[in-house]
This record gives sequence, structure tokens and C1' cells, in this order.
RNA sequence: GGGUCCGAGGAGCGCUGCGAGGCUUCCGUCCCAGGCUCGGACCAUCCCUGAUUCCCAACGGCGCUCACCUUCC
Repeated sequence: GGGUCCGAGGAGCGCUGCGAGGCUUCCGUCCCAGGCUCGGACCAUCCCUGAUUCCCAACGGCGCUCACCUUCC
């Protein structure tokens, strides 16, 4: 670095529909805005190789509502 699953990144409603996924007479159609990042477990493969301590996220189409923080009145 790859795959699966879990947790976290404050919560909810509506809209659009790129990727992925389902279906398809291959025309399309359904679904779809945590698919990203961080952490953990498991699996497989390749590579690398010291340990300990401390601190810590950055982001996420459009519209609306709430929560939280700061500032002003």
C1' cells in the first nucleotide's frame, strides 16, 4: 500500500444526481451527497524495521432548521 467490518469527525429536513451498486430488451432505469480523513479489528500480499513520552485533526454539492463556540448590540 490492498480488501472486509466497526468507531469517530455535532444533529435533522428538503433538492440535484457524478462515482459505486441493483435491474435492463443495453434504450435506459432504480438507488445515491461520509465515496474523504483519522483510529481499531480481521484477512491476504509485498516491503520495511529501535523504544518511550507529549500534543493534536483537516475536510465533506445546494437550500433551510437546531445545537455548540466567539464577537457585537